[in-house]
Molecule: small-subunit ribosomal RNA
Organism: uncultured bacterium
RNA sequence: AGAGUUUGAUCCUGGCUCAGGACGAACGCUGGCGGCGUGCUUAACACAUGCAAGUCAAGGAGAACGGAUCCUUCGGGAUACUAUUAAACUGGCGAACGGGUGAGUAACGCGUAGGCAACCUGCCUUGGAGAUUGGGAUAACCCCGGGAAACCGGAGCUAAUACCAAAUAAUGCAGCGGAUCCUUCGGGAUAUGUUGUUAAAGUGGGCUUCGGCUCACACUUCAAGAUGGGCCUGCGUCCGAUUAGCUUGUUGGUGAGGUAAUGGCUCACCAAGGCGAUGAUCGGUAGCUGGUCUGAGAGGAUGAUCAGCCACACUGGGAUUGAGAUACGGCCCAGACUCCUACGGGAGGCAGCAGUGGGGAAUUUUGCGCAAUGGACGAAAGUCUGACGCAGCAACGCCGCGUGAUCGAUGAAGCUUCUAGGAGUGUAAAGAUCUGUCGUGAGGGAAGAAAAAUCUGGAUGUAAAUAAUGUUCAGACGUGACGGUACCUCACAAGAAAGCACCGGCUAACUUCGUGCCAGCAGCCGCGGUAAUACGAGGGGUGCUAGCGUUGUCCGGAAUUACUGGGCGUAAAGGGUUCGUAGGCGUCUUGCCAAGUUGAUCGUUAAAGCCACCGGCUUAACCGGUGAUCUGCGAUCAAAACUGGCGAGAUAGAAUAUGUGAGGGGAAUGUGGAAUUCCUGGUGUAGCGGUGACAUGCGUAGAUAUCAGGAGGAACACCAAUGGCGAAGGCAGCAUUCUGGCACAAUAUUGACGCUGAGGAACGAAAGCGUGGGGAGCAAACAGGAUUAGAUACCCUGGUAGUCCACGCCGUAAACGAUGAGUACUUGGUGGUGGGGGAUUCGACCCCUUCACUAUCGGAGCUAACGCGUUAAGUACUCCGCCUGGGGACUACGGCCGCAAGGCUGAAACUCAAAGGAAUUGACGGGGGCCCGCACAAGCGGUGGAACAUGUGGUUUAAUUCGAUGCAACGCGAAGAACCUUACCUGGUCUUGACAUCCUCGGACCGCUUCAGAGAUGAAGUUUCCUCUUCGGAGGCCGAGUGACAGGUGCUGCAUGGCUGUCGUCAGCUCGUGUCGUGAGAUGUUGGGUUAAGUCCCGCAACGAGCGCAACCCCUACCCUUAAUUGCCAUCGGGUUAUGCCGGGCACUUUAGGGGGACUGCCGGUGACAAGCCGGAGGAGGGUGGGGAUGACGUCAAGUCAGUAUGUCCCUUAUGUCCAGGGCUACACACGUGUUACAAUGGCCGGUACAAUGGGCUGCAAACCUGCGAGGGUAAGCCAAUCCCAAAAAACCGGCCCCAGUUCAGAUUGGAGUCUGCAACUCGACUCCAUGAAGGAGGAAUCGCUAGUAAUCGCGGAUCAGCACGCCGCGGUGAAUACGUUCCCGGGUCUUGUACACACCGCCCGUCAAGCCAUGGAAGUCGGCAGUACCCGAAGCCGGUGUCCCAACUCUUCGGAGAGGGAGCCGUCGAAGGUAAGGCUGGUAACUAGGGCUAAGUCGUAACAAGGUAACC
Repeated sequence: AGAGUUUGAUCCUGGCUCAGGACGAACGCUGGCGGCGUGCUUAACACAUGCAAGUCAAGGAGAACGGAUCCUUCGGGAUACUAUUAAACUGGCGAACGGGUGAGUAACGCGUAGGCAACCUGCCUUGGAGAUUGGGAUAACCCCGGGAAACCGGAGCUAAUACCAAAUAAUGCAGCGGAUCCUUCGGGAUAUGUUGUUAAAGUGGGCUUCGGCUCACACUUCAAGAUGGGCCUGCGUCCGAUUAGCUUGUUGGUGAGGUAAUGGCUCACCAAGGCGAUGAUCGGUAGCUGGUCUGAGAGGAUGAUCAGCCACACUGGGAUUGAGAUACGGCCCAGACUCCUACGGGAGGCAGCAGUGGGGAAUUUUGCGCAAUGGACGAAAGUCUGACGCAGCAACGCCGCGUGAUCGAUGAAGCUUCUAGGAGUGUAAAGAUCUGUCGUGAGGGAAGAAAAAUCUGGAUGUAAAUAAUGUUCAGACGUGACGGUACCUCACAAGAAAGCACCGGCUAACUUCGUGCCAGCAGCCGCGGUAAUACGAGGGGUGCUAGCGUUGUCCGGAAUUACUGGGCGUAAAGGGUUCGUAGGCGUCUUGCCAAGUUGAUCGUUAAAGCCACCGGCUUAACCGGUGAUCUGCGAUCAAAACUGGCGAGAUAGAAUAUGUGAGGGGAAUGUGGAAUUCCUGGUGUAGCGGUGACAUGCGUAGAUAUCAGGAGGAACACCAAUGGCGAAGGCAGCAUUCUGGCACAAUAUUGACGCUGAGGAACGAAAGCGUGGGGAGCAAACAGGAUUAGAUACCCUGGUAGUCCACGCCGUAAACGAUGAGUACUUGGUGGUGGGGGAUUCGACCCCUUCACUAUCGGAGCUAACGCGUUAAGUACUCCGCCUGGGGACUACGGCCGCAAGGCUGAAACUCAAAGGAAUUGACGGGGGCCCGCACAAGCGGUGGAACAUGUGGUUUAAUUCGAUGCAACGCGAAGAACCUUACCUGGUCUUGACAUCCUCGGACCGCUUCAGAGAUGAAGUUUCCUCUUCGGAGGCCGAGUGACAGGUGCUGCAUGGCUGUCGUCAGCUCGUGUCGUGAGAUGUUGGGUUAAGUCCCGCAACGAGCGCAACCCCUACCCUUAAUUGCCAUCGGGUUAUGCCGGGCACUUUAGGGGGACUGCCGGUGACAAGCCGGAGGAGGGUGGGGAUGACGUCAAGUCAGUAUGUCCCUUAUGUCCAGGGCUACACACGUGUUACAAUGGCCGGUACAAUGGGCUGCAAACCUGCGAGGGUAAGCCAAUCCCAAAAAACCGGCCCCAGUUCAGAUUGGAGUCUGCAACUCGACUCCAUGAAGGAGGAAUCGCUAGUAAUCGCGGAUCAGCACGCCGCGGUGAAUACGUUCCCGGGUCUUGUACACACCGCCCGUCAAGCCAUGGAAGUCGGCAGUACCCGAAGCCGGUGUCCCAACUCUUCGGAGAGGGAGCCGUCGAAGGUAAGGCUGGUAACUAGGGCUAAGUCGUAACAAGGUAACC
């Protein structure tokens, strides 16, 4: 510090996710040791049991338990000691600390800084003064009584440091005074005069002349200090406005009460205030802080342990005591709960330490000790102390250590993998040597302890004192829970000590098997449908390590709330517009102030923590010391630039005055013509109207058309324009009236008066609403007609609201420049509108210049790009509005507005990993341009109809083997299924096998004969080796055996190689360098021409190159040359009835080698002076001459595992192998491809001509004989330019037929034959005789062909024993037509749109149906919370009263009275409770509404292309 994920790819926006750190954690697997920490986050739920607060030279009474002695009736009793005791009681101090918890609390609660002149403070310290004289009670105790108990009542006795009275007394307190000083002007401080009033307690030690003195502690009072507290104030301190108004003791005053003290704290009276958009009130949540975690920081989150503060103690209320409490282990009352009970009453409060139940994912021992530290009491010893110190449990965290170290290769075994050779695990192990942390055993063994007290000695204080005592120094005495622990030494022995997660990318780490969209994984993207590095297992590896992973939470990454540090034209986001309140911001000069600001100094910012350094535990964690920091607040001093405040001035901003000007700016009232419609009348006759085409409709009752007149409403042609005005919406005939704004020019005036603008107000298209008018045209709804599968639409005919006017609502639009307002600055060009100036002119135009508005191009700059660009989306400032992933949702609920429709404000649950912007390349379009092709058109001939052949589908079958399936399967694989082929079926066999290699043994094998059998096969017989040799043997062939293996036309063409088809012989497909672009990419390859062609030329940020095109190759057409047999024969010769038959020749033809020729080369025209095109000449041939071979990058998971090869899987006495028979040849039917026809351009008969390509020894076969014929017999020739197949056929000549199911056509069937072959039944071809079907030119639709082509005619070949209408070739005869590119199909190229990229066979919307999920409404119903009104009213304080009661004091006549106090009663306040009506909030609910999600449901086709009616608001 980043990474993954939207796309075919790119850039951007934007969300989601990951890597890091942390934790009081939990869970899973695993687990050796130690140190230091930490440990109910949930039920402030309920608690059994034990402990957690006591202590004391004050007091009185008294003599428990215990042991000892004595007595005893054995029940017990007595005595002294313990004993100046224990327990209990009175009294003092403490119990308000320490410890726990975080429920409540949004508050002066906390933090920070201040204030109290408005206060208190026990114990402690310092100083002053004092402590006198008396009195009456009471508990304990004893007696009686009540009660189950808790406990209570009555009578009697007694003490005090308990209580009371009196004395004394101040500088105390109170009243009344004056003085000095201070002051916030309220008052306060100090000293002082006077009057009144207020105290006390002893105990112990020593001495004593017994009077007392003295010491210590305790006591009283006053003053001061210290400590601790109380109150007040500034500032800071969570979320919600779908909480906007709140408040009656409320705000203030006067007086009084109350308090330690101020204060509405309380009361009476008076006034009517107080708080709030800088967020009151209300609701929700929460203890606050130092700190902790994270972060670069700013921040964000958090508030366990430790520390400070607060609050609470079962829930609520209350006071008492006290220095201090409204009191955790006190009291009273009410309530809930638990327990005891004799039912009458009582008891209790673990949020102290342990512990229990419960809740929960989850959190420990009912331990030891007061040895240390600290606390209470005490003079002290000491007692108490679940504070605390320790131990125990828990890997809960942090830190440290170990599980061994060094050698050790046959690189062991095992396991894994493999190309079977090897490789990995791996020096790892084994083995050898060594060490001893840890462990076990044994021995030694700390620090933590210093005091106090006591004793001894010294110094010193008090004192008369050497006594006593205080302080202090030295010595002695003596104290450890942890714990025989830490640590040290010795011995033993590698011994007892390694796991967890991960290995597709992010992210370090790869293989095998299993599984087969199953099981499963997953943080995101995503894996799994038979070769899974992603599931599970094994091996191996990577990471961390006594831990490792997972889950949860927080921060980070996230600049993803942006102060640091974001945005708003199109991604989310500018308010519809203007005016304007609060607020924010604001020109120049100058003076003063010093609030902000800046500097300096001071105080504070607790300790701990963080950080630096140093030190202590062997190290570290941990702990100690020192320092730094604590960015804050406060105080004082200073400065005056900037902001601010006050004052004075200025004129550049703003405004006003004067003049001029343009304009659909607004409102009202008039008025004009054209057009539509309607009405009246005339002319006139059969249609009009409407559409893609129709129809509905109108019209013979006279329409449409046309002329004239009239009525009425609405809108204003031309001018007219990226032209004007307005804030926006918007505004258009003309005239008048009223009225707003703007621009320009020159001067004058005011003197910052300005900008923006939350709330607020006004305006605000269309549609809509209300009332009343109006209504020509148009036109939702509606009706009809068409279209259509349907058509609630598009089209047509009608047509009502509405559109218009007046008044009043509504308040929204894609209200858009998708661009808030204002100011300033920053190169330019060209237009337009309205003013001004200059120059010029007779005047004007043109020209120059300036201000305002407006449009377009474009520089810098900006932008993700597109684009913006002085009218900014540039550079800055000010103010406002708004955004924070998509959907849910322009929704729900609540509120406000509205007559309603509805508007404004505006969530959540749930769900997805995207949604989106711009641009790129493709593909596509019922987008456009250009171009090509037998693509259409123009033609010729077919197919589709018939019969047959053949292939396919389907059906059938035991089997009808398999594959090929739009073009690009279907006379295809198959260039030839009777057996074989053959893969299929039935039946019969074999099991190392029909075939290959290796090993062992034996032998020739083959062949022949006979028998059984359908055959394979079996049985019997017969026959019997070869080659080489180093003479051992080896090899060939055959048989038997054994196992390794063979074998498979079994599966997967979606695991593959190879080959092939197709687009397409279409003209395309790319690269290097350069350039442009952030990039995908572009350029080149586009453009202008041209071509069959990315063919060529020109131009051009491109220049070149490659694969394709073309050419090079073959055939063919002409010529030359060379050669001349089997070919040829012109000339010469010979011969024949005749024939190159012979000699001869190689001229010609031909054959086959080599050359030539054609290149737009020449001429003319055209074109751009080009490429080229058109025409012509010459030429055998003319513009690639014709044909072939040749198939770019790629597409279709195209085809083929059955041609071969091949991975994986499967079968192995069978899915292999052999054999016989059958099947592949079936047949209601459908389709493709063909053959033959339907006839006279023909058929039949006879005659006569002319080819080429080919093939031939298991062959072609002449001639001759024979048969009607297929053929047969015999046989010459030929291994082929020699012989044969071989007859070419159409054609031509002659004849017959005469338009008919025929002398057409030949299917089918009967009979008879031929040939091949082991064999023609299933199931061959051919011949002859007979038979003589459909068919009379083929519907919709569809195919081929542009010249030696179509059409037509025959010939040959491969396969092959035989079988050809198929296929591959050959030649003969030999046309028609092409205007042209509108349309159909396919293709190329440029451009355009796109929501497509699996690419239109795409994408995608809504209803309905099904399942699941969350949510809203809802008659109701059940809770919770806070408040209001009233009723009742406990305890208690306060007030009143006090008939009744009372020791202290006073008086007394001694009876009593008084003072004072109390019980009781009454009253105010008052918790809980009750009643009532509402509020807020939650749960639940019949039914209901929409929403979301869910591979393959239904109906349509809305959107994306002109999406087939442009889309959208």